Record summary:
A computed fold for an 81-nucleotide RNA, annotated as Glycine riboswitch aptamer. Rfam family: Glycine riboswitch aptamer. About the family: This family represents the bacterial glycine riboswitch. Glycine riboswitches usually consist of two metabolite-binding aptamers domains with similar structures in tandem. Its mean pLDDT, the model's own confidence on a scale to 100, is 79.
[in-house]
RNA sequence: AAGACUUUGGAGACGCCCGGCAACGGGGGCCGAAGGGGCAAGCGCGCUGCGUGAAUCUCUCAGGCAAAAGGACAAAGGAUA
Repeated sequence: AAGACUUUGGAGACGCCCGGCAACGGGGGCCGAAGGGGCAAGCGCGCUGCGUGAAUCUCUCAGGCAAAAGGACAAAGGAUA
């Protein structure tokens, strides 16, 4: 340096419409910070190109839009090798 795990912090976006006691289903709108997809330089190759290739960028498939839960990431601790 890596790092399971623990504690703490942790954003965005309709408590929209219809049905339903509710759970939930359908419809419209919206969000990016689980996950997933896309690519710049560089590098490689059999070189009009192809492959490889990062993000908090981008897409919005998945997910999400009161609270709870989840949550990239950050701080502290930290088995292990």